[in-house]
Molecule: Guanidine-I riboswitch aptamer
């Protein structure tokens, strides 16, 4: 910028693992400090993060209004397998396959 309509985005949370930080151990070492190695079966910080979680903003529809206001936006059980990033996940595939 354009598109999209059970619309889009942002913030947060459930949850998630381990690239970085921190923490712990090992090593080194007279004691210690630094570096290195290992550990997420380490509470944590950074990080990822919901269609079926929360809160906002924008948009949309309708009705008024005359440059603003109001109302609405329902319902929603769900594998296995695969994919990305460091890795994993209620992330993506996916309002999927199925179920009712």
């Nucleotide at each position: 910028a354009a598109a999209a309509a059970u619309g889009u985005u942002u913030u947060c949370u459930a949850g998630g693992g381990u690239u970085c930080c921190g923490c712990a151990a090992u090593c080194a070492a007279a004691c210690a400090c630094a570096a290195a190695u290992u550990g997420g079966u380490c509470u944590g910080g950074u990080c990822c993060g919901a269609g079926a979680g929360a809160a906002a903003a924008c948009u949309c529809a309708c009705a008024a209004a005359u440059u603003u206001u109001g109302u609405g936006a329902a319902c929603a059980c769900g594998g296995a397998a695969g994919g990305a990033c460091a890795a994993a996940a209620a992330c993506c595939u996916g309002g999927g396959a199925g179920a009712u």